[in-house]
Context: one part of a larger RNA
């Protein structure tokens, strides 16, 4: 891991609601007694519930209490009871398994810690303390030299005791080892045997170490089925309805109580909802600036700063006025929706009340109106709506929530929705007119794209110039007073300041730029000529371009696509779902009907409520029907019946039992619980 078997709402009592039955102003016995067999049945009326309540009570009574009250108000005045069944609650282990733990009584020091008693062990080598002897030395010592000597929690290193670093191992040879390396090795050393100390206790050169392979409180048994607001699991079928993830409170926050929302029964009967009409409350969106505040510029002024020769000069500036604005906590205005009431119509019920049973009280995404955040988040907190949750089907490449659309069953029938129609791949290489040249695009992108920039290209409008010749290009002219005045070393169109006239002209600035030290020189404005038809500018707008950076090979699903298979507008056709229709069938509800039935509607579904059934074991009828011409059980079947759980039939096996039906009672249904046992 698989298979087979086992495996979870039970039982008793009390209460409550409903169902069934008995009796009924009553209902019923308990203990006990009698009674073939622990029996059927009978007796037993003590007690309990009910038939009257109200008041603290005296008490009164269909009333009573408060009260002065013959106001008012509170509580009362409508059948029960016993038994059985079912749902739920309570008390019990109370659906099953699961703690870590707490307490009691015991068992442990053959492991290990420490202690007591008595034994044992430590190759070899090195160092050479004190002391001693001899010599030197001294007044004597000290001291020095040599030899001797053999001390030490001394040194090196086996046994022995350890366990430093590494490797191996890590379903091991081993629940701590092996190999290499390393520490101690006469000591606070190691060790044998016997003995002592223990569970809040021991022992501890102290780590909360050790106390028999897991010790911040050992192990065994018991209390014990401890408790577990927690996790997991909880076994056949079909039918009807169908939630919640909110509010308030909580030693409350993953629990619970009440309410909300679901279901079942009873009662009410137009209550609900929608639409239309009529009447209302209100201060949001928007708007506005009289109010409360904010606010830019200007005017005027009280006040006030600086200067001052007292003539005045120069700043700031409340209030007020004009112009222009802002506000959740501003409003002299003010919607749309929504809300309330009434009337009418529509509505197979959607509403209210009473009672039984729940579950939910972690929500999540999208759109919209807002708060928080950073006008961030697949962020967070409210509100309104939708979806998912509990919703399958089609689209979106894939993808709970987006778009379309709500699946009773069957059909090798039809029409559509969203979205699509070149190929992958169902359906148009459909039509007309434009646009795009960027593979832009082919995407509602979720990989998107901004400010800004540009003789890309299309459209619209306005203005100016132009055959008396525009725009561009080329040829020529572009002069004179004059080097204008000032300034300056110089200043001559061209450093700077001032002025900017006049003349000759077809035209030409007291000069547009380059240039010189200053001149010179080049050039422009302006004019003529050549040429010969449009030229220039502004605004709005469609589609494109740049702006544009990410880590392995290309980022429309792909191929691929350019008068499109892209984009815009219009048109025709088609594909496309469990939607709709058609045909057949089932169930439920409503209406009609005496019935058969007809008509209409309905039938997605988690938690959960309600209903109807299948099957297993045992009991009664009953060891009955049946059964060696083959029971139960087993194996197989493409067969029959049933909507299904299931029930038959047939063949083989098996070899002795044993239904169906109608009732009754439960150790009553297995795939999951790191479930339990066994087998493989």
């Nucleotide at each position: 891991g698989c298979c087979u078997g086992g495996g979870a709402g039970u039982u008793a009592c009390c209460g409550u609601a409903c169902c069934u039955g008995g009796c009924g102003a009553g209902g019923u016995u308990a203990a006990g007694c009698c009674g073939g067999u622990a029996g059927a049945g009978g007796c037993g009326g003590a007690g309990c519930c009910g038939a009257a309540g109200c008041g603290a009570a005296a008490g009164c009574g269909a009333g009573u209490c408060c009260g002065a009250a013959u106001a008012g108000g509170g509580c009362g005045u409508g059948a029960g009871u016993c038994a059985g069944g079912u749902g739920c609650g309570g008390u019990a282990g109370a659906c099953c398994c699961g703690a870590a733990g707490c307490c009691g009584g015991g068992u442990g020091a053959g492991c290990u810690a420490c202690c007591c008693a008595u034994g044992g062990g430590c190759a070899g080598g090195a160092u050479g303390a004190a002391g001693g002897u001899g010599g030197g030395g001294u007044a004597a010592a000290a001291c020095c030299c040599a030899c001797u000597g053999g001390a030490g929690g001394u040194c090196c290193g086996a046994a022995c005791c350890g366990g430093u670093g590494g490797a191996u191992c890590g379903u091991g040879a081993a629940a701590a080892a092996u190999c290499c390396u390393c520490g101690g090795a006469u000591g606070a050393c190691c060790u044998g045997u016997g003995g002592g100390u223990a569970g809040g206790a021991g022992u501890g050169a102290a780590a909360a170490g050790c106390u028999a392979a897991c010790c911040g409180a050992a192990c065994c048994c018991g209390g014990u089925g401890a408790u577990a607001g927690c996790u997991g699991g909880u076994u056949c079928u079909c039918c009807c309805c169908g939630a919640a993830a909110u509010g308030c409170a909580u030693u409350g926050a993953g629990g619970u109580g009440c309410a909300g929302c679901c279901u079942c029964g009873g009662c009410a009967g137009u209550u609900c909802u929608g639409u239309g009409g009529u009447g209302g409350a209100g201060g949001u969106a928007g708007a506005g600036c009289a109010c409360u505040g904010a606010u830019a510029g200007g005017g005027c002024u009280a006040g006030u700063g600086g200067g001052g020769u007292u003539a005045c000069c120069u700043g700031c500036g409340a209030a007020c006025c004009c112009u222009g604005u802002c506000a959740a906590a501003c409003u002299g205005c003010g919607a749309a929706u929504g809300c309330c009431a009434c009337c009418a119509c529509a509505c197979u019920a959607a509403u209210g009340c009473c009672g039984g049973g729940a579950g939910u009280g972690a929500g999540c995404c999208c759109g919209u109106g807002g708060g928080g955040g950073a006008u961030a988040a697949g962020c967070u907190c409210c509100a309104c709506g939708g979806a998912c949750g509990a919703g399958a089907g089609g689209g979106g490449a894939a993808c709970a929530a987006c778009c379309c659309a709500g699946a009773c069953c069957g059909u090798c029938g039809g029409c559509u929705a969203a979205g699509g129609g070149c190929c992958c791949g169902g359906a148009g290489a459909g039509g007309u007119g434009g646009c795009u040249a960027a593979g832009u695009g082919u995407g509602a992108a979720g990989a998107g794209g901004a400010a800004g920039g540009a003789a890309g290209u299309g459209g619209u409008g306005c203005g100016u110039c132009c055959u008396a010749g525009a725009c561009a290009a080329c040829c020529g002219g572009g002069a004179u007073g004059u080097u204008g005045g000032c300034u300056u070393a110089g200043a001559a169109g061209c450093a700077g300041c001032c002025a900017u006239c006049a003349u000759u002209u077809a035209a030409a600035g007291a000069g547009u730029g380059c240039g010189u030290a200053a001149c010179a020189g080049c050039u422009c404005a302006c004019c003529g000529g050549u040429c010969g038809a449009g030229a220039c500018g502004c605004a709005c707008u469609g589609c494109g371009c740049c702006g544009a950076a990410a880590a392995u090979g290309u980022g429309c699903g792909g191929g691929g696509c350019u008068g499109a298979a892209g984009c815009c507008a219009c048109c025709c056709c088609c594909c496309g779902a469990a939607g709709c229709c058609a045909c057949g069938g089932a169930a439920c509800c409503a209406g009609c009907g005496g019935a058969a039935g007809c008509u209409g509607g309905u039938u997605g579904g988690u938690a959960g409520g309600g209903g109807a059934g299948c099957g297993u074991u045992c009991c009664g009828c009953g060891g009955u029907a049946g059964g060696g011409a083959g029971a139960a059980g087993g194996u197989a079947g493409a067969c029959c019946c049933g909507a299904g759980a299931g029930g038959g039939c047939u063949a083989c096996u098996g070899g002795a039992c044993g239904a169906g039906g109608c009732g009754g009672a439960a150790g009553u249904g297995a795939g999951a619980a790191u479930c339990c046992a066994g087998g493989c």
Molecule: large-subunit ribosomal RNA, domain II
Organism: Thermofilaceae archaeon